Model confidence (mean pLDDT): 83 of 100. This is a predicted structure of a 72-nucleotide RNA (transfer RNA) from a Chloroflexota bacterium. The source organism's lineage runs through Bacteria, Bacillati and Chloroflexota. It matches the Rfam family "tRNA". The family's RNA type in Rfam is transfer RNA.
Order: sequence, then structure tokens, then C1' cells
RNA sequence: GCCGAUGUAGCUCAAUGGCAGAGCACGCGCUUCGUAAGCGCGGGGUUAGGGGUUCAAGUCCCCUCAUCGGCU
Repeated sequence: GCCGAUGUAGCUCAAUGGCAGAGCACGCGCUUCGUAAGCGCGGGGUUAGGGGUUCAAGUCCCCUCAUCGGCU
């Protein structure tokens, strides 16, 4: 330099173009003599950044950035 993959909650990951979710973690409560485990509730998101297509974009297209892999 060229090609490809990935980027979503603190972490690991979902999400036919149509309400952004789960598990773990965190906070509160229940339970216990107490702790852990268990159960319930809750908070937490400019979906890497910018632009485009569309009535509607995490999803499709373009550019940039980051990480990983391959080629040279």
C1' cells in the first nucleotide's frame, strides 16, 4: 500500500428496514441470627464519528477513525 471482518449499557453479546433488549455487574428491597445463593424491582445507550437513501436506519450506501486478520 491492497483486501476482508468487527465496532450496540461497565463487561459478554442479541435485535426481518418498524417500541434498542438479555445475561453478568451496579443500586434498592424480600428472604437469613449474619453472609453467600435465590427472588422481585430499578438505574444505566448520541448503536465508534460524519453524511446519504427511506415515511421510517443499529440494520442499506459512502467517507473517516479504532481493533483484529490476510496479502504484498